Annotation:
Predicted 3D model of a 111-nucleotide RNA (SAM riboswitch aptamer (S box leader)) from Mucilaginibacter pineti. Its Rfam family is "SAM riboswitch aptamer (S box leader)". For this family Rfam cites "Structure and folding of four putative kink turns identified in structured RNA species in a test of structural prediction rules" (Huang et al., Nucleic Acids Res, 2021). The sequence was found by an Rfam model in a public genome assembly. The prediction has a mean pLDDT of 82. The model forms 93% of the base pairs in the Rfam consensus.
[in-house]
RNA sequence: UACUUAUCAAGAAAGACUGAGGGAAAGGCCCAAAGACGUCUUAGCAACCUGUACAUCCGCAUAAUGUAUAAGGUGCUAAUUCCUGCUCCAUUCAACGGAGAGAGAUAAUAC
Numbered sequence: 001u002a003c004u005u006a007u008c009a010a011g012a013a014a015g016a017c018u019g020a021g022g023g024a025a026a027g028g029c030c031c032a033a034a035g036a037c038g039u040c041u042u043a044g045c046a047a048c049c050u051g052u053a054c055a056u057c058c059g060c061a062u063a064a065u066g067u068a069u070a071a072g073g074u075g076c077u078a079a080u081u082c083c084u085g086c087u088c089c090a091u092u093c094a095a096c097g098g099a100g101a102g103a104g105a106u107a108a109u110a111c
Base pairs, nucleotide, nucleotide: 001110002109004108005107006106007105008104013042014041015040016039017038021031022030023029026084027083028082043077044076045075048073049072050071051069052068053067054066055065056064081103086100087099088098089097
């Protein structure tokens, strides 16, 4: 950078450094000098991939599937992907609700 598939209602923060914007984009609404965002360290969450153990299957093994674990590779640790925009359904004075699309994030894969 790119295709495809899967997931996106749960979960998990302290310290140090720095110093002004940050939450992808637009509109909202929030976070932020009582120091956000970011970087580093440590800790944690989760279980996508790998590993390991067990079970199912099987004549045996592989494969496959499931469960557990958390050693390795990522990811994540304000707010549902913070909410909304487009379509459909329902309802309404309006708001509120549900389903989907689009966009985005992450993983696996390829370059």